RNA sequence: GUCCCGGUAGCUCAGCCGGAUAGAGCAGCCGCCUCCUAAGCGGCAGGUCGGUGGUUCGAAUCCACUCCGGGACGCCA
Numbered sequence: 001g002u003c004c005c006g007g008u009a010g011c012u013c014a015g016c017c018g019g020a021u022a023g024a025g026c027a028g029c030c031g032c033c034u035c036c037u038a039a040g041c042g043g044c045a046g047g048u049c050g051g052u053g054g055u056u057c058g059a060a061u062c063c064a065c066u067c068c069g070g071g072a073c074g075c076c077a
Base pairs, nucleotide, nucleotide: 001073002072003071004070005069006068007067010026011025012024013023019057028044029043030042031041032040050066051065052064053063054062
């Protein structure tokens, strides 16, 4: 330099052939249960989907550029 994969909640991830209010588990908080704790059960909160721009009535999802992490190729002159 070229190409591929990934970046979504504090953490691990799903969703990514455009459409309904963006989800799950764990962690956190509150409650129930319990003599208490843990476990279990119920609820709550937490996100401008890496960034910018574009396409579109509508973008986490498509396109361009860009940042970060990982990988393949480069070879035999």